[in-house]
Molecule: transfer RNA
Organism: Patescibacteria group bacterium
RNA sequence: GCGGUGGUAGUUCAGCGGAAGAACGUCUCCUUCCCAAGGAGAAGGUCGCGGGUUCGAAUCCCGUCCACCGCU
Numbered sequence: 001g002c003g004g005u006g007g008u009a010g011u012u013c014a015g016c017g018g019a020a021g022a023a024c025g026u027c028u029c030c031u032u033c034c035c036a037a038g039g040a041g042a043a044g045g046u047c048g049c050g051g052g053u054u055c056g057a058a059u060c061c062c063g064u065c066c067a068c069c070g071c072u
Base pairs, nucleotide, nucleotide: 001071002070003069004068005067006066007065010024011023012022013021018055026042027041028040029039030038048064049063050062051061052060
């Protein structure tokens, strides 16, 4: 330099056009003498970044940054 895969909640990941979910974690409440476990609820995300297409983009296209893998 070229190609491939990935980047989404604090963490690990799902979601591949109709607009964001799960698990764990955090907070509150219940339960308990207390802790843990269990139960109920809540908060938390400009979907790496910038453009484009579309009525509508995490999703499609272009550029770009980062990580990993391969080729030279």